[in-house]
């Protein structure tokens, strides 16, 4: 110097817009003798941190960390 930081993990969303979405896993209920599938619901997010811009920031500006690659 370039890329990336988003619930436990992974990941999508950066020409700024009104409820940040999806998959797994987690709870709970249906279903079964049971259990696993399957369907249904529900619970979990300071979007790395701190600022600034702007009616309004995951998204743009400016510091710092951290992780990968030259």
């Nucleotide at each position: 110097c370039g890329g990336g930081g988003u619930g436990g993990c992974c990941u999508a969303g950066u020409u700024g817009g009104u409820u940040a979405g999806g998959g797994c896993g987690c709870u709970g209920a249906a279903c079964u003798c049971a259990u696993a599938a399957u369907u249904c619901a529900g619970a979990g997010g300071u979007c790395g941190c701190g600022g600034g811009u702007c009616c309004g920031a995951a998204c743009c500006c400016c510091g710092c960390c951290c992780c990968c690659g030259g």

Background: Transfer RNA from a marine eukaryotic metagenome, 70 nucleotides, folded computationally. Its mean pLDDT, the model's own confidence on a scale to 100, is 81. Its Rfam family is "tRNA". Its family is annotated with triplet codon-amino acid adaptor activity in the Gene Ontology. The sequence is in RNAcentral, with records from MGnify.